[in-house]
Context: one part of a larger RNA
């Protein structure tokens, strides 16, 4: 490269947007021109040898001659218009816009609520006394300077019970008290408009959970939980697991980092395939219930698939049947390692072998 693959055996890129490129609707048995691919035909050309055939010649072969085929190309040329291209047109199913409504924990900002929690300082306050606390059992811890408990009142900061779900929404990460303000985004009605204006997408931009980094100069904040650390248990020991503290972090602002079991371990888009339960937002006459529809979300199956059997399972949310495009894989280790790059403060990402080895 060429096949063959990618839910679990190696292999779908964390996600989107979009350049390049590849790849594309109808015109109905025939919209028109082209005539570059495509396809027919005629000429040149494709040295010889070699290969293959058919005949001869060395007693035969091996060899040699001699012919004929082939040399699947190229290039001029005359022609054909179905299909692909290219130019011109003309549709409305694809995509898109507009009108009207519907929906959602979809973003960003800003404003506030109420439970818990912890705090209230040389003894903050009311009741009140002798323990609390914590464990398999303890003990460190905390408390006669009054703890714990019970009530008030003040303050801090983070999360937001119940509703809540097999629920919803978002490209993905993700997203939950209320309520305002600014936004995106989907889905349904019926007509109207544009007329292929479309799918994907190598580079490239953008976004990307947690931990980490940077800055915060009068301490941004610090209530909670908790890496490091100290103790105190346990144990042969216990640099753990269990208990008491407890500091970076955990909040917030602007920048960085760019990874994850970033998973549905399943790329994005269309078309088509037998039914049956369930739910969510819509539409439909009057639309509550029943029916029909659209768009989604979960469940079970028929065909098919699942490397021959046979399974685990997928099964209109396909892992089925095409088609277009991008990605990645190609024995196990050495290795996601070393070098080299490139990007980061940085910690460290990203791209990545080989030698050896079995």
């Nucleotide at each position: 490269c060429u096949g063959g693959g990618u839910u679990u055996a190696a292999a779908g890129g964390g996600u989107g947007c979009g350049u390049a490129g590849g790849c594309g609707g109808a015109c109905u048995a025939a919209u028109a021109u082209u005539a570059a691919g495509u396809c027919a035909g005629u000429g040149g050309u494709g040295a010889a040898a070699u290969c293959u055939u058919g005949c001869a010649g060395c007693u035969u072969a091996a060899c040699u001659g001699u012919a004929a085929a082939a040399u699947u190309g190229c290039c001029a040329u005359u022609g054909a218009a179905a299909c692909u291209g290219a130019u011109a047109g003309u549709c409305u199913c694809g995509a898109a816009u507009a009108u009207a409504g519907u929906u959602g924990a979809g973003g960003u900002g800003g404003u506030u609520g109420g439970a818990a929690u912890g705090u209230a300082u040389c003894a903050g306050u009311a009741u009140g006394u002798a323990g609390c606390g914590g464990u398999g059992a303890a003990a460190u811890g905390c408390u006669u300077a009054g703890a714990u408990a019970u009530g008030a009142u003040a303050c801090a900061g983070a999360a937001c019970a119940c509703c809540g779900a097999u629920u919803g929404c978002g490209a993905a990460g993700g997203c939950a008290g209320a309520u305002c303000a600014c936004u995106a985004a989907a889905c349904u009605a019926u007509u109207a408009u544009u007329g292929a204006c479309g799918c994907u997408g190598a580079g490239g931009c953008a976004c990307g959970a947690a931990a980490g980094c940077g800055u915060g100069a009068u301490c941004g904040g610090g209530a909670u939980c908790a890496a490091a650390c100290a103790g105190g248990a346990u144990u042969a020991g216990a640099u753990a697991c269990c208990c008491u503290g407890g500091u970076a972090g955990u909040c917030c602002a602007c920048g960085c980092c760019c990874u994850a079991a970033a998973c549905g371990u399943u790329g994005c888009a269309u078309a088509c395939u037998c039914g049956g339960u369930u739910u969510u937002a819509g539409c439909g006459a009057u639309a509550u219930a029943c029916c029909g529809u659209u768009a989604g979300g979960a469940c079970c199956c028929a065909a098919g698939c699942g490397a021959a059997a046979g399974c685990a399972g997928c099964g209109u949310u396909a892992a089925g049947u095409a088609u277009g495009c991008c990605a990645c894989c190609u024995g196990g280790g050495a290795a996601g390692u070393a070098c080299g790059u490139u990007c980061g403060c940085a910690a460290g990402a990203a791209u990545g072998a080989a030698a050896c080895u079995c």